[in-house]
About this RNA:
A computed fold for a 158-nucleotide RNA from Speluncibacter jeojiensis, annotated as c-di-AMP riboswitch aptamer (ydaO/yuaA leader). Model confidence (mean pLDDT): 78 of 100. The source organism's lineage runs through Bacteria, Actinomycetota, Mycobacteriales, Speluncibacteraceae and Speluncibacter.
RNA sequence: CGCAGGUCACCGCCUAAUCGGAGCCCUCGGGCACCGAGCCGGGAACCCACGUUAUUUGGGGUGAAUCCCCUUGGGCCGCUUGCGGCCUGAAGGGGUAGGGCUGCUCUUCCCAGCCCGAACCCGUCAGCUAACCCGGUCGGCGGCCCGAUGGAAGAAUG
Repeated sequence: CGCAGGUCACCGCCUAAUCGGAGCCCUCGGGCACCGAGCCGGGAACCCACGUUAUUUGGGGUGAAUCCCCUUGGGCCGCUUGCGGCCUGAAGGGGUAGGGCUGCUCUUCCCAGCCCGAACCCGUCAGCUAACCCGGUCGGCGGCCCGAUGGAAGAAUG
């Protein structure tokens, strides 16, 4: 000087998942159980909606995370023995409703680039819904460059 990994602090991103207070235990790293504020989710009247509708083809919830196509494999059928059609487990690929970040303060709308487009839960049961009732406040990433002279309208700050 460079590279890789770990820890702490700080800055930033996804997410509701942040802030304040106090107690016990402890191997001082932490663990357990709480209170409040903020934020978030569910249940729950009248009215409204749905209706011979629905109820195993179960139904429903959190979430942006829905829907479609193709390939490989298997099975069945037809026959021109090598093709075509249908069904389907799993794996892989492509797109998509929708969602996020960046473009050097914010809002809205465009434009450009880069990503996500999962997973889980309730347990036969829930439309909306005031009062009321119940619950959550986890987890996962980045901080070298690039994106970076983006546009319009409005606002804020200097």